[in-house]
Context: one part of a larger RNA
Molecule: small-subunit ribosomal RNA, central domain
Organism: Pellacalyx yunnanensis
RNA sequence: UUAGGCAUAAAGCAUCUGUAGGUAACUUUUUAAGUCCACCGUCCAAUCUCAAGGCUCAACCCUGGACAGGCGGCAGAAACUGCCAAGCUAGAGUACGGUAGGGGCAAAGGAAAUUUCUAGCAGAGCAGUGAAAUGUGCAGAGAUCAGAAGAACACCAAUGGCGAAAGCACUCUGUUGGGCCAACACUAACACUAAGAGACAAAAGAUAGGGGAGUGAAUAGGAUUAGAUACCCUAGUAUUCCUAGCCAUAAAUGAUGGAUACUGGGCGCUGUGUAUCGACCUGUGCAGUGAUAUAGCUAAUACAUUAAGUAUCCCACCUGGGGAGCACAUUUGCAAGAAUGAACCUC
Numbered sequence: 001u002u003a004g005g006c007a008u009a010a011a012g013c014a015u016c017u018g019u020a021g022g023u024a025a026c027u028u029u030u031u032a033a034g035u036c037c038a039c040c041g042u043c044c045a046a047u048c049u050c051a052a053g054g055c056u057c058a059a060c061c062c063u064g065g066a067c068a069g070g071c072g073g074c075a076g077a078a079a080c081u082g083c084c085a086a087g088c089u090a091g092a093g094u095a096c097g098g099u100a101g102g103g104g105c106a107a108a109g110g111a112a113a114u115u116u117c118u119a120g121c122a123g124a125g126c127a128g129u130g131a132a133a134u135g136u137g138c139a140g141a142g143a144u145c146a147g148a149a150g151a152a153c154a155c156c157a158a159u160g161g162c163g164a165a166a167g168c169a170c171u172c173u174g175u176u177g178g179g180c181c182a183a184c185a186c187u188a189a190c191a192c193u194a195a196g197a198g199a200c201a202a203a204a205g206a207u208a209g210g211g212g213a214g215u216g217a218a219u220a221g222g223a224u225u226a227g228a229u230a231c232c233c234u235a236g237u238a239u240u241c242c243u244a245g246c247c248a249u250a251a252a253u254g255a256u257g258g259a260u261a262c263u264g265g266g267c268g269c270u271g272u273g274u275a276u277c278g279a280c281c282u283g284u285g286c287a288g289u290g291a292u293a294u295a296g297c298u299a300a301u302a303c304a305u306u307a308a309g310u311a312u313c314c315c316a317c318c319u320g321g322g323g324a325g326c327a328c329a330u331u332u333g334c335a336a337g338a339a340u341g342a343a344c345c346u347c
Base pairs, nucleotide, nucleotide: 003319004318005317007301008300012315015199016198017197021193022192023191026087027086028085031082033081034080035077036076039073040072041071042070043069049065050064051063053061054060091190092187093186094185097181098180099179103176104175105174106173108171109170110153114149115148116147118146120144125136126135161168162167205246207244208243209242210241214240219235220234221233222232257314258313259312260311261310262309265292267290268289269288270287271286272285273284274283275282296303320347321346322345329340330339331338332337
């Protein structure tokens, strides 16, 4: 490479946008590049193969023919792919009308709790644990009342909603992105995927400036213990919060790439239509989200119209374990590191 795979065995990029490329609706027309067919030329000899012949047979030798194809030329065919031209509306999109939502950004406001300073009241413990001790308190703690600060937003809350993913929840306002439904006016294949590329990307970390209530790596002390560089306790710096620019990784998970079509049911939830004069109920459609379960599939577990079923298209990736996501080199980063990524050797 072929082939087979990629939920759990090795293997789906964290996610999205999009360039080249690949692939791609329906109906006609043109052309003849792909395709098909006839003929001609050529593809040395040997080999292979078929039929005769020669060594007594065979191997071997010799004569003739052919299969299967490749390339070139020429004459045709026109279904399919491509090309040319025109059309069409079921894909895709735009406009109009509704609608749900913790989607994003910015600003303002709020209540409970916690801690703390000051002042008042009061006067002996508080805190902590399996039990204690360190700690804290007559220099007035704890308790009680008023003020301040920072961070997070109980109940509602759900198997629920939104977002490409990361993620998003106190309330209100402004601004802004996307979705869905309905209707069928418009464009007329404008589509799908996507190597490179770009954007975004939890937590931790790093830089500068703020902020610092609680939590709390490091660190200190008290316990436990044979020891205890831990688990438990008392403290506590960085961190956690904000602004600006970095970093680019996670069991970034549905361990399941994206798109389209098809394939039994019943039971919910969310959004929105529709039938009935109207409401509830009920029936029914579309979009999403669940738990079941038939066929099918699977090594099994399980999956099962949200497929891991049946098919098509495109991309990424895998090819025994270790060595090793290491070395070297390159790119990138302030650094920490990240990305790309072998071999010797060994089982």